[in-house]
Order: sequence, then C1' cells, then structure tokens
RNA sequence: GUUUCUGUAGUGUAGUGGUUAUCACGUUCGCCUAACACGCGAAAGGGUCCGGUUCAAAACCGGAAGGAAACA
Repeated sequence: GUUUCUGUAGUGUAGUGGUUAUCACGUUCGCCUAACACGCGAAAGGGUCCGGUUCAAAACCGGAAGGAAACA
C1' cells in the first nucleotide's frame, strides 16, 4: 500500500428493524454473621463518531477515525 473482518456497562457477551438492550463476573448499598466469606435482596453503570434510509436503527447503507488478520 491492497483486501477482508471488527466495535454493545469495568471485563466477557446475547440481541440482525419494533415497546423498558440480555446474561455472567465485577462494583456499591442493605439483610445475614461476633467479624469475614458464602448466601439472599436492591441499585448504579452501556450502543466509537458523523450523515443517510425508514413511521421506527444497536442492527441496513455511506463516510471518518481506531483495532485485528492476510497478502505485498
């Protein structure tokens, strides 16, 4: 340089047009305990950015910047 792929809570993920975006671990608070751990309950925390299509976009289309792989 060319081609392909990829992006969702702190981490890993589900969801491929439709109402409130899923689950696990983690974090915080409460209960429990003499205390800690375990367990139980609750809470906070998310769509890379810009534009387009659509009644409706995390998803579809285009572009930007980033990451990965292959080839050169």
Predicted 3D model of a 72-nucleotide RNA (transfer RNA) from Merluccius polli. It matches the Rfam family "tRNA". Rfam links the family to the GO term triplet codon-amino acid adaptor activity. The RNAcentral record of the sequence draws on ENA and Rfam.